Description: Predicted 3D model of an 87-nucleotide RNA (c-di-GMP-I riboswitch aptamer) from a soil metagenome.
[in-house]
RNA sequence: UGGCAAACCCGCCGAAAGGCGGGGACGCAAAGCUACGAGGCUACAGCGCGACGCUACCCGGCGCGCCAUGCCAGUCGAGCCGCCGAA
Numbered sequence: 001u002g003g004c005a006a007a008c009c010c011g012c013c014g015a016a017a018g019g020c021g022g023g024g025a026c027g028c029a030a031a032g033c034u035a036c037g038a039g040g041c042u043a044c045a046g047c048g049c050g051a052c053g054c055u056a057c058c059c060g061g062c063g064c065g066c067c068a069u070g071c072c073a074g075u076c077g078a079g080c081c082g083c084c085g086a087a
Stems, first nucleotide, its partner, number of pairs: 003028002008023006026074001032080003036077003039072003046066005052060002
C1' cells in the first nucleotide's frame, strides 16, 4: 500500500456443535493454510439405566448417563507459506 472479518441479521447445509454465501466490523502483524499435539464443543447413531404404555417378555416413545468416526485454526502449541521493515 493493502489484507482478514467478531457479534448480529438474511439464505442454504447439518441431529447438533458448526460450516458455506451475502450484509456487517469486534478486533487481528499471520485472525494465511494444515486436525500433528493439548484443550474445548456437540451426541444423529450405538450402549447402559429409569419410570410409563401392558400382568410379563419383546417392542415403543420419553428422561438421564457414557460415547467421536463429527466440530473448533478468532483456545494454545507445532509444521508450511507469506507482507512491510533501520531492527
Overview
The RNAcentral record of the sequence draws on MGnify. It matches the Rfam family "c-di-GMP-I riboswitch aptamer". From the family's description: GEMM was predicted in a large-scale screen for bacterial structured RNA regulatory elements.